[in-house]
């Protein structure tokens, strides 16, 4: 070093044995006994484990590893040698075992025990000690003893565990699935299988499921439970936990106790990967992890330390099970982010009415605390098994050995884990977001935005002051988290079991019959199903409740109660429901007898109309119509008379009346025939009601075939009407309408009210029958059926119903669940056909809808008003022309007003000023306020120069107090700030228009009504009046009406000058003057008139009507006075005034233009006219009210005049505008574009004014237009009004033809309320409430959406009928092969391969059924400013 042998050890490999059916995953698929809960198994298994009893006796052949060798790429597959077992096989033996046979016994009759007899069926050893027995080689080793595990046969046990078949009951939707079923349903033999069965076979019968929903179609693991809800019940099945079904799809045995088996096989398909191309290999729905999909869901972690679970005598092994970590605020639960003190309260921020208020004790400061993180150090429970060792028992001879107990011996075993916990250290340090603030819903203001951004869960916010959009500041809420989103269930009684409903809101089938069903009168007697009680068993655990414990509390764990609908045994009970039996009349029904009915169906009959034809008279029109026109009509209509023919309907009677189920039924007779009533009594004996389907009936219209057609009449035809008029009206007409026979089956088939039985106050009708009084066909009284009014109570949302109930009860059926889409699609089924039954979705919308209230409307009704129409009178509209508006046009042609109720309106006065506009110039603490600061000292105020002015520029010129600082005042500068006819009248206030000077608006209490709300305020009367009066569930009241105020119209008193003058005196041209205080007047009190008075009417009322007397009579006349309201009515440009907006301009200041002053036109209002009731000349008469001192102005003079000189008077009953005109006297013109009219142009003046070019008024002289009474339409007025005349004032330098006032002359006409317009009361309707200028329907274009149909296309399920056949398993079985057993050695039995047959996946064909996607085109249907 090499071989070789023996024993250990560790690791790997093979036999075998157990497990690999447990435990871990996941819901594909399944509507089934698949799962729940009770039961059953007398029709069955059960391995490990405990226990009792027996046994383990003698043999056999093989084979794996090992080792040699062969073939393959590679899985892998072979062939020899050796040769083991608790692996395999006979044999021998056995039971209380299997099976036959027979016999007993017990039973619930299905079985079951217990004996006799035949056949048949087991086995296996391994290993520790020991020397007490046996035996040898004799302290020693066996085949001896004696322990432990295994093994065999049979029993029982733990319901231990796993179960297996069965059975009631329960367990999703759809009927637009109504018929399904042939191994189906049953028996009978046979086979199977652990075991019952059509489980499978042959034969036989023909059954078996279904409306209590079969079978078809969709969708789905099921349960304990968990959400939510007060319950019931809705959802729903995550985790945990039971069941059940799966393992890449589909089929199949196979081993086994136990699988058709998730990390075993075999085949068939897909798929993926190796491959040397020849073949192989795989199945994460195990735990991690990867991709992919998704809006979304974790580490390829630790460890078997604990429980658990397989193995193994054990020690151990194994173990993505499980324990722990880890990531994710996914959820519950529990802690922190400090705490105490700190200002009339601080920056900052936000607001502000500029005072202030908010953040707000909050912060700073100043004392403190230290949980948590941080660092450091300490530091556990979960750990018992185990092993050693020690010590009772027990089996044993035994202090071998093993079992089992014990020990206050020893040793070791922690993944988590740097853990919990404990202590220190420091130091407020590191630690608060999110949604929301317009109601629901707890919380507001700024600022930005202007229907635009954008918000939104529903109502809904935004269009210049948004609590809703977007910040901001504050403020609510909830917090390590808040919100979205999505989901479920609640609220919602909105599917109504608890706990709805159908007259009109959605909803009674048109209506009868009747099957199933359901429901169902009195007595009595059995029964015990239903009910009721009591008690057993179940109802797993966990959950939920209680309660008690353990983690510092909680969440979370343990523990013990509780409570568990139901389900099944057992007893007791017997009123109700059911059953059975028996009996009753009261329900219901049969018969007798009587009247009443347009009940229904054949058959005949009849008059009256109409039309038509036929004769006859006759001669022009009929006829319709709002008025006509078509039509008819001298070929004779109409009209009338005779005679005739057809065919439909039956006048009066007739009625809120009658019958009938319902649609529906009307001459008259005759025949058939059904119902329903009344009275009496007999019968039968619950026979009864409702009635899903089902059958019948069923107006009209329409349809078929045949008839038949007078009248009437869809469609047509013409004929008016109309803007058309496919309508209403008219002249015609043709299906139809009318009969027979067959269909339709629908309707606002309605009492929008289903049958049915009973129960509940009254009143009054009416039809039909009976009683009783009574002479009575009269009446009365009372009773039944029917059919109408009223009404009580009671229901009803209101209306309203109300013994014909929609009241109170009971039984049954139909039927509804928000509008639209739609009764519409599709499918089904009827129909001849129109079409009828049945009947959805997508989609859209936040409403659709009863009823009743207030209003408001109405081409609804009833009263009543008003110059609202008639009745009148004058007027605009036509023309000049003035004024205003629109329009246009301009650098501007400032702005406002817009139907009445804007337009002679703001403006009672624009040549500049005004003046806001536009050009051009100029200024900027300003034209104007007030206050600070500096400066100057005045200042006003003259004067020059520039300039169109403002504006610049220069020069004169000089105040007052004073304490000598300055201080009043005024400049200058500078800062706050001024200013804005700049927007918003849709952010205000104020005024102020209209309805309207209409008569009405409204409250308190009371009543009513659920309420809006009503009553009062209606109602009868009256009245200018909601004015009074009566009446009444209404009694009062308030704002409006009236009055009270002014004026006027009569008187009286009182005063009497500037007014007055009767009478007396002066004068004489005047009340001039004395004087009067009578009148007028003028102004200040008072009187007068109030329906008082008288007839009459009325309700003995209010009034009203007539009369009286009075100046006035019935609010005398007029005024001022305008209730609650409506127009977002006008006015920011009169003021005021939120906010926006400009600030060397959107202020301020001048000078020039410019606006009612432009102008092709169009509108409103007004002037003057067109003429003779007039014009124009001359004469002459009478007024009121007003204005006057930077005014009004007289005489007188000048001017033809406008006017100018003048200058008296007057601050006004005094002078003065200031002659009033129309009027009357008289002339004159003579119907004309004039002697009307007077615009327009020419000249030429006057006054104002700084100025009259744009742009003023008047004036004279000249010119002398259009106009000849005005189309449709349209205004005003009722008495001192209209009309007409003239006159005055405000404004204002001047400048009215407009306003406002004044007075003179002074009319007509109102029959009446049909009719316009507007108003006011009561009723009615109403789908309007921005209220009829409401509202609102259909087509068409557009645009977008979802749907149906459609020649078809592409797929999923599937049913039939075939084909096809792997693996397997079972039967056959001629080949082939074969180790144990037997043999007579040949070969038997067996067995296995092959072949076959029979089942049968995959697959293939054919034909059908259904569903989903899509499809040119095409239907309709939603929505859109």
């Nucleotide at each position: 070093g090499g071989g070789g042998c023996u024993g250990g050890g560790u690791a790997g490999c093979a036999u075998g044995g157990c497990a690999g059916a447990c435990g871990g995953g996941u819901g594909a698929g399944g509507a089934g006994c698949g799962c729940g809960u009770a039961c059953c198994u007398g029709a069955c298994c059960u391995g490990a484990c405990u226990c009792u009893u027996g046994a383990a006796g003698g043999g056999g052949g093989a084979u794996a590893g090992u080792c040699c060798u062969g073939c393959g790429a590679a899985a892998g597959c072979g062939g020899g040698u050796u040769g083991a077992a608790u692996a395999c096989c006979g044999c021998g033996u056995a039971c209380g075992c299997u099976u036959c046979g027979g016999u007993u016994c017990c039973u619930g009759c299905g079985g079951g025990g217990a004996g006799c007899g035949a056949a048949g069926g087991a086995g296996a050893g391994u290993u520790g000690g020991c020397c007490u027995c046996u035996g040898c080689g004799a302290g020693g080793c066996a085949a001896g003893c004696u322990g432990a595990c295994g093994u065999c046969a049979a029993g029982a046990g733990a319901g231990u565990g796993a179960g297996g078949a069965g059975u009631g009951c329960g367990u999703c939707c759809u009927a637009u699935u109504a018929g399904c079923u042939a191994g189906u349903u049953g028996g009978u033999g046979g086979g199977g299988u652990a075991a019952g069965a059509g489980c499978c076979u042959a034969c036989c019968a023909a059954g078996g499921c279904g409306g209590c929903g079969a079978u078809g179609g969709g969708u789905a693991g099921c349960u304990g439970g968990u959400c939510u809800g007060a319950g019931a019940g809705g959802a729903u099945g995550a985790u945990c936990a039971g069941c059940c079904a799966c393992a890449c799809u589909g089929g199949g045995a196979c081993u086994g106790a136990g699988a058709c088996a998730c990390g075993g096989c075999c085949c068939a398909g897909a798929c993926u990967c190796c491959u040397a191309c020849g073949g192989g290999a795989g199945g994460c729905a195990g735990c991690a992890g990867u991709g992919g999909g998704g809006a979304a869901u974790u580490u390829u972690g630790c460890g078997c330390a604990a429980u658990g679970g397989g193995g193994g005598c054990a020690a151990c092994c194994c173990u993505g099970a499980c324990g722990c970590a880890g990531c994710a605020a996914c959820g519950c639960c529990g802690u922190g982010u400090g705490a105490g003190u700190g200002a009339c309260g601080a920056c900052g921020c936000c607001u502000u009415u500029c005072g202030g208020g908010g953040u707000g004790u909050a912060a700073a400061g100043c004392u403190c605390u230290g949980u948590c993180a941080a660092c450091a150090g300490g530091g556990a429970c979960g750990a018992a098994g185990c092993g050693c060792g020690g010590g009772a028992g027990c089996c044993g001879a035994a202090g071998a050995g093993g079992c089992c107990c014990c020990c206050g011996g020893c040793g070791g075993u922690g993944a988590c884990g740097g853990u919990a916990c404990c202590u220190g250290u420091g130091g407020a340090g590191g630690a608060a977001g999110c949604c929301c603030c317009g109601g629901c819903u707890a919380a507001c203001u700024c600022c930005g935005u202007g229907c635009c951004a954008g918000c939104a869960g529903c109502c809904g916010c935004g269009g210049u002051a948004a609590g809703a959009c977007g910040g901001a500041g504050g403020g609510g809420g909830c917090a390590a988290g808040c919100g979205u989103u999505g989901u479920u269930c609640g609220g919602a009684a909105u599917u109504a079991c608890u706990g709805g409903g159908c007259g009109u809101a959605a909803a009674g089938c048109g209506c009868g019959c009747g099957u199933a069903g359901g429901c169902g009168g009195c007595c009595g007697u059995g029964u015990g199903a239903g009910u009721g009680c009591a008690u057993c068993g179940u109802g797993a655990a966990a959950g939920c409740c209680c309660u008690c414990g353990g983690c510092u509390c909680a969440a979370c764990c343990g523990a013990g109660g509780a409570a568990g609908g139901g389900c099944g045994g057992u007893g007791c009970a017997a009123a109700c429901u059911g059953c059975g039996c028996g009996g009753c009349u009261g329900g219901a029904g049969u018969g007798u007898c009587g009247g009443a009915g347009g009940g229904g169906g054949a058959u005949g009959c009849g008059g009256a109309a109409u039309u038509c034809c036929u004769a006859g008279u006759g001669g022009a029109g009929c006829g319709g119509u709002g008025a006509a026109a078509u039509g008819c009509g001298u070929a004779g209509a109409g009209a009338u008379u005779a005679g005739g023919a057809a065919g439909a309907a039956c006048g009066u009677c007739a009625g809120u009346g009658g019958c009938g189920a319902a649609g529906g039924c009307g001459g008259c007779a005759u025949c058939c025939u059904g119902g329903a009533c009344u009275a009496a009594c007999a019968c039968u004996g619950a026979c009864g009601c409702u009635g899903a389907g089902g059958c019948g009936c069923g107006a009209g219209a329409g349809c078929g075939u045949g008839g038949g057609g007078a009248g009437c009449g869809a469609a047509c035809g013409g004929g008016a009407u109309u803007a058309g008029a496919u309508a209403c009206c008219c002249c015609g007409g043709u299906a139809g309408u009318c009969c027979a026979c067959g269909c339709c089956g629908u309707a606002a088939a309605c009492g929008a009210u289903g049958g049915g039985c009973a129960c509940u106050a009254g009143g009054u009708g009416u039809g039909g029958g009976g009683c009783a009084g009574g002479a009575g066909a009269a009446c009365u009284g009372g009773u039944c059926c029917g059919u109408g009014c009223c009404g009580g109570a009671g229901c009803u949302a209101a209306c309203g119903c109300a013994g014909u109930a929609a009241g109170u009860g009971c039984c049954c059926c139909g039927c509804c669940u928000g509008g639209g889409g739609a009764g519409u699609a599709c499918g089904g089924u009827c129909g001849c056909a129109a079409g009828g039954c049945u009947g959805a979705a997508a989609c859209u919308c936040a409403a659709a809808g009863g009823a009743a209230u207030u209003g408001a409307c109405g081409g609804g009704g009833g009263c009543c008003c008003g110059c609202a129409c008639a009745a009148g009178c004058g007027g605009u509209g036509g023309a000049g022309c003035a004024u205003g508006u629109g329009g246009u046009u301009u650098a501007a042609u400032u702005c406002g007003a817009c139907g009445c109720a804007a337009c002679g309106c703001g403006c009672a006065g624009a040549a500049c000023c005004u003046u806001a506009c536009c050009u051009g110039g100029g200024u900027u603490u300003g034209a104007c306020a007030u206050g600070g600061u500096c400066g100057u000292g005045c200042g006003a105020c003259c004067u020059c120069c520039u300039g169109c002015a403002a504006g610049g520029g220069a020069g004169g010129g000089g105040u007052c107090c004073u304490u000598c600082g300055g201080g009043a005042c005024a400049c200058g500068a500078u800062c706050a700030c001024a200013g804005g006819u700049g927007c918003u009248g849709c952010a205000u206030g104020g005024c102020u228009g209209u309805c309207g000077u209409c008569a009405g608006c409204u409250c308190g209490u009371g009543u009513c009504g659920u309420g809006a709300g009503a009553u009062g305020u209606u109602g009868g009367g009256u009245u200018a009046a909601g004015u009074c009066c009566c009446g009444c569930a209404a009694c009062g009241a308030g704002c409006g009406c009236a009055a009270c105020c002014c004026u006027u119209a009569c008187c009286c008193u009182u005063a009497g000058u500037u007014a007055c003058c009767a009478g007396c005196a002066g004068g004489u041209g005047c009340g001039c003057u004395g004087g009067g205080g009578a009148c007028u007047c003028u102004a200040a009190g008072g009187g007068g008139a109030c329906u008082g008075c008288c007839g009459g009417u009325g309700u003995g009322a209010a009034g009203c009507c007539g009369g009286a007397g009075g100046a006035a009579g019935g609010u005398g006349g007029g005024g001022a006075u305008g209730a609650c309201g409506u127009c977002a009515a006008g006015u920011c440009c009169u003021c005021a005034u939120g906010g926006c907006c400009c600030u060397u301009a959107c202020g301020c200041c001048c000078a020039g233009g410019g606006u009612c002053u432009a102008c092709a036109c169009a509108c409103g209002u007004g002037c003057u006219a067109c003429a003779a009731u007039g014009g124009c000349c001359a004469g002459u008469a009478c007024a009121g009210a007003g204005g006057g001192u930077u005014g009004c102005c007289a005489a007188c003079c000048c001017g033809c005049g406008a006017g100018g000189g003048g200058g008296a008077g007057c601050u006004a009953a005094u002078c003065u505008c200031a002659g009033a005109a129309a009027g009357c006297u008289g002339g004159u013109c003579g119907u004309a574009g004039u002697c009307c009219g007077g615009a327009u142009u020419g000249g030429a003046g006057u006054c104002u004014g700084c100025a009259a070019c744009u742009c003023g008024a008047c004036u004279c002289c000249a010119u002398g237009a259009a106009g000849u009474c005005g189309g449709a339409a349209u205004c005003g007025c009722u008495a001192g009004u209209a009309a007409u005349c003239g006159c005055g004032a405000a404004u204002c330098a001047g400048a009215a033809c407009g306003u406002c006032g004044c007075g003179g002359u002074g009319a007509a006409u109102a029959c009446g309320u049909u009719c316009c317009c507007g108003g006011g009361c009561c009723u009615u309707g109403u789908a309007c409430a921005c209220a009829c200028c409401g509202c609102c329907c259909g087509u068409c274009a557009c645009a977008c959406c979802a749907u149906g149909g459609g020649a078809g296309u592409g797929g999923g399920u599937u049913g039939c009928a075939a084909a096809a056949g792997a693996a397997g398993u079972a039967g056959g079985u001629a080949g082939c092969u074969u180790a144990a057993c037997c043999u007579u050695c040949g070969g038997g039995a067996g067995a296995g391969c092959g072949c076959u047959u029979a089942c049968c996946a995959c697959u293939u064909u054919g034909u059908g059924a259904u569903u989903c996607a899509u499809g040119a085109c095409u239907g309709g249907g939603g929505u859109g400013a």
A computed fold for a 1425-nucleotide RNA from a metagenome, annotated as small-subunit ribosomal RNA. Its Rfam family is "Bacterial small subunit ribosomal RNA". Gene Ontology terms of the family: structural constituent of ribosome and ribosome. RNAcentral holds the sequence, with entries from SILVA. Model confidence (mean pLDDT): 84 of 100.